[in-house]
Order: sequence, then C1' cells, then structure tokens
RNA sequence: CGAGCCGGCCGGGCGGUCGCGUCGGGUCCCUCAGGGGACUCGCCGAGGAACGUCCGGGCUCCACAGGGCAGGGUGGUGGCUAACGGCCACCCGGGGUGACCCGCGGGACAGUGCCACAGAAAACAGACCGCCUGGCGCUUCGGCGCCCGGUAAGGGUGAAACGGUGGUGUAAGAGACCACCAGCGUCCAGGGUGACCUGGACGGCUAGGUAAACCCCACCUGGAGCAAGGUCAAGAUGGGCAUCGACUGAUGCCCUGCGCUGACGCCUGAGGGCUGCUCGCCCGAGUCAGCGGGUAGACCGCUUGAGGCGGCCGGCAACGGUCGCCCUAGAUGGAUGACCGCCUCCCGGGGCCCCGCAAGGGUCCCCGGAGACAAAACCCGGCGUACAGGCCGACUCGUCCG
Repeated sequence: CGAGCCGGCCGGGCGGUCGCGUCGGGUCCCUCAGGGGACUCGCCGAGGAACGUCCGGGCUCCACAGGGCAGGGUGGUGGCUAACGGCCACCCGGGGUGACCCGCGGGACAGUGCCACAGAAAACAGACCGCCUGGCGCUUCGGCGCCCGGUAAGGGUGAAACGGUGGUGUAAGAGACCACCAGCGUCCAGGGUGACCUGGACGGCUAGGUAAACCCCACCUGGAGCAAGGUCAAGAUGGGCAUCGACUGAUGCCCUGCGCUGACGCCUGAGGGCUGCUCGCCCGAGUCAGCGGGUAGACCGCUUGAGGCGGCCGGCAACGGUCGCCCUAGAUGGAUGACCGCCUCCCGGGGCCCCGCAAGGGUCCCCGGAGACAAAACCCGGCGUACAGGCCGACUCGUCCG
C1' cells in the first nucleotide's frame, strides 16, 4: 500500500422567538357529583431499531387450586440470566492459506417408512460384461460355441454397491489368511468440572443413507391478555323516607337495577369454574333463549424500573459485587412543530498553496445543503429485518521498503 475478516460508535450540536403536551408552584372561574377550564412561572418531552409480533418474563384475572392424558417447545458440554428457542466460553463435525465462518449437534441394534432414473442388484441384496474347473461339439490348432458348477477380486450403472493398499493362497477368486491403515467394540493409563482428547492392548472383519420423515429418549411447559383488570358517576322500572302543596302533584335523599314470553331449576342441584379432554374438587338460587327498551361520562392501571451513568474489584468472557451520582414522554382522535443566528461533525461543488511521475492526499477559503431506515400507547430482556453518509479498534493474507 492492497485485499479480507470480526467488533463498536455517530446519524447533527448550541442559543433565541413563537406555538403544542404531561407534571409542579401561584391567581381565578365553572359543575349536583365524578370532574373541567383560563392566565402566568418553571422542569421535562420519541429510537437504534420505537419496525416484525418471532421468543421469554414482570403485572392482571380465571382461582383457594390437585392429578393424569393430550398438545406445544428445546436437544453437544459448562457457565450467565428473572427467564428464554437468548448470550459467553469450550468440544466435535464441515468450509477456508488464514483471521474466521457454518451446524434444526441425543437415538438408525425399539419399530414403521423412503432412497426417483440408471443398474444384475439399493439391504444383510445381487450376476449385465466378465474369470475359472469339468462335460459335449467344432477347429485353419490361434481358439470358438453350448451346458452343469464355482466366483464377486476386475469392468460398467449410480449420490451411494457389504472397508482401503500390498501380499500369501486358489482351478479362478474372496479378510479365506497375513502386514500396515481407517472405522467399530471391549479393557487400561494419562489430561480435563464436562462434552471429549492423547496413548496402549485385545478382538472379529466392517451389519448403507435418511429422524430438517413418522417415531423413541431426556428436559421444560396451566390459560387468557392493558381492548388484562379495577373505581366513581349516569340510567328507564319499582320501593322507602322527608319537605311543600292540597287531591293525588312537585322536589330532595336512600335502596334496587328494565319489561314481556318460553324452557330447565331452587340442595332429589338448573347452571357455572379449573380457557383441550378426563378424574377429582369448588361456587351455586336462579340460569339460558327470543323480542322490545335505557345509560355508556370521568378516573385509576400509566411509568422509580430485573432503571440509567461513572469509578473500583472478581471473572478468558457473558456477567456479577460494591461505592457514588441521576430521574430522562405518559398521550387518549392521540402532543414535541415553524423561523432565525452561530458552530463544529457530515455531504456536494469550486479556488489558492504544499507533497507526489501520476492517481490522489493535506492545510485554508468561498457557495449550497441536512438527505438514510423510520415514530411511543403497560413495561422490560432478547432475536430477526431496514439503514444515505461517516468514524474508531483488533486480527489475517499478499506485495514493497528499512
């Protein structure tokens, strides 16, 4: 200098004017009530993904909540975490010169499937071309044809054909036997928390692949979800009390929570709950269906958190401990916008000078610009996806110079 591989960060900042929202202080107004409004001062006011809704939780309710089956999820080992299908480290396998990257990583000897086409044959199978002993026939004496038998070393097909190389042996072959090697099994030694690794001895000779097919094994798992769930107000009907009035009326307060029809039922248990089934348990005097009618407004949940930032300590790391500082949106038809000035970070264009053969780079100046992906809605931890432009760091390989 070039190429690569891995990780991290930014994605405008400061100030002012006007405008918007929550909250706090002050003043004032409205309402039967719950509550609402005006002015003024002040703090604060979208993201690294707020997106996807793919996982895990907190929280709320079922609900006082037990067991079995089903269903679902995960799948090497160890650690982190509230937990996870996440993260970190390592092991094994594969790819790469390498830094690094990838893995639906338990089981094919529990069982059932599938492996098209080609090929003789695709599982404990098989003889297409071959090779060989014997028999018969022919012969130009080289050999050829047929039959019984032996064979799977050679060739061919295929993604894959019952281990590989070399030899002994044989009629010809073959783990039939031998040496070495790979794989598998058993045992031993060493290392490691472990998955596993290294070495040695023995053995038989090698019994395919596929579970990201069904399945088996191990572990985990209740369900629904902030439109969860709660509080106040209002309401037709009916009843009670009080007051006023005087002839069945008005007002206020409290209770109840509408009317009609039908079915089943009221402890001899209708219906409901355990959000798949079932056992068992529990609630229970009304429940369900149809038709018609009334009200539907305000508030809580709602942001102090498995929170953020910094120092130190422990750990290879993920992360944990400790000390200190900080409070950073809570809307509800849904707020954060517009303008101006300056600045440096950045982008585009141009100019002078310097370095350089050139490409190009550097300092300074001028003009224009703010473009990417995109937006809270109960909250948090992850994963996945998107991203104009820019910056930083570690490592690997190649080339050149010293």
Model confidence (mean pLDDT): 75 of 100. This is a predicted structure of a 402-nucleotide RNA (Bacterial RNase P class A) from Streptacidiphilus sp. MAP12-20. The RNAcentral record of the sequence draws on ENA. It matches the Rfam family "Bacterial RNase P class A". Its family is annotated with tRNA processing, ribonuclease P activity and dimeric ribonuclease P complex in the Gene Ontology.